[in-house]
Context: one part of a larger RNA
Molecule: small-subunit ribosomal RNA, central domain
Organism: Aeromicrobium erythreum
């Protein structure tokens, strides 16, 4: 616990679909459940409140009246909500023709680079740094040249460019597949929104079990450095990054801003689409619809900012917050192979 709020002060769930439920276009009849108006019972004395009245007063006590905001039943209305039948199309879905895309799944290929192994040339140093060693090299490195293995990521295009609900996606081709947009106004006719639970998705690190291992690189080991260095820089290196099948379920999972719908000056980029116009074409110019950025007016904000992609006006719905610490802990309860995750408190303290 009445409120007031949630971009940055506490608070938007990481994310989507969906069960109950809550809301819910525009018209017509009906019903009369809500609503609303009257009348009738009933609402227990006491207590409150008002008048009057006893105790010499008052406190107390008595009497009559309101109160008792509700319940039942009756009679009436019927705008709205609301059930029931019908229509409608401007929400919402679908046809039907177009377009863009690193959307997501397999699966084959290519290339330039590091690394290693075979051979040629070739000889004494390569490497690293701030200066150095560590560490490689005469058992012939580095450097160059051809030739192979093998893992991983795709320069340039690259773009406040695109897709995707969110995590997130970038080298080429092919198969499978999702979702978007614009035209048509052709069909369905309110089928829609949001969603407690629940369900599926969900970076990286981790976990199991098999592979794989080029460069990178927690741990670790040396060498600097330093007063020390369990760092930061060097020279190496193991998990791990990689693949496949199950977990895990957390992020600064950020736009720190849930979702829908409407409304409310402009400007100026950019993608992607329609239409007109002008053009030999390309450009160009007016315009629209869906995206994505900047700027800026009205309003808002405690400022900073936000400002048709709104942090303006407004309904509709779900999470959330309610001084700091203690504490996202502790007990309990569900999930996990484990780590741990979810759900979560008091004592005390300032």
């Nucleotide at each position: 616990u009445u409120g007031g709020g949630c971009g940055u002060a506490a608070a938007g769930g990481g994310c989507u679909c969906g069960u109950a439920g809550g809301c819910g276009g525009u018209u017509u009849g009906u019903c009369g459940c809500g609503u609303c108006g009257g009348g009738a019972g009933u609402g227990a004395a006491a207590a409150c409140u008002c008048a009057g009245g006893g105790c010499u007063c008052a406190a107390c006590c008595c009497u009559g009246a309101g109160c008792g905001u509700g319940c039942u039943u009756c009679c009436g209305a019927u705008a709205c909500g609301g059930g029931c039948a019908g229509a409608c199309u401007a929400g919402a879905g679908g046809u039907a023709u177009g377009c863009a895309g690193g959307g997501g799944a397999g699966a084959a290929c290519g290339g330039a680079a590091u690394u290693c192994c075979u051979g040629g040339u070739g000889u004494a140093g390569c490497g690293g740094u701030g200066g150095a060693a560590u560490g490689c090299g005469c058992a012939g490195a580095u450097a160059u040249c051809a030739g192979g293995a093998g893992g991983a990521a795709c320069a340039c295009c690259g773009g406040u460019g695109g897709c995707g609900a969110a995590g997130g996606c970038g080298g080429u081709u092919c198969u499978c597949u999702g979702g978007g947009c614009a035209u048509u106004a052709c069909c369905u006719g309110a089928c829609g929104c949001u969603g407690a639970g629940g369900a599926g998705c969900g970076a990286a690190a981790g976990c199991a079990u098999g592979g794989g291992g080029a460069g990178c690189g927690a741990a670790c080991a040396g060498g600097a450095u330093u007063a020390g260095a369990u760092a930061c820089c060097c020279u190496g290196g193991u998990a791990g990054u990689c693949c496949a099948u199950g977990c895990c379920g957390u992020a600064a999972a950020c736009g720190u801003u849930g979702g829908g719908c409407g409304c409310u000056a402009g400007g100026u980029g950019u993608g992607g689409g329609g239409a007109c116009c002008u053009u030999c074409c390309a450009c160009g110019g007016u315009u629209u619809c869906c995206g994505u950025g900047c700027c800026g007016c009205a309003g808002c904000u405690a400022a900073c900012g936000c400002a048709u992609u709104a942090a303006g006006c407004g309904c509709c719905u779900c999470g959330c917050c309610u001084g700091g610490g203690g504490a996202g802990u502790a007990c309990g309860g569900c999930c996990g192979c484990a780590a741990g995750g979810c759900u979560a408190a008091a004592a005390c303290u300032c």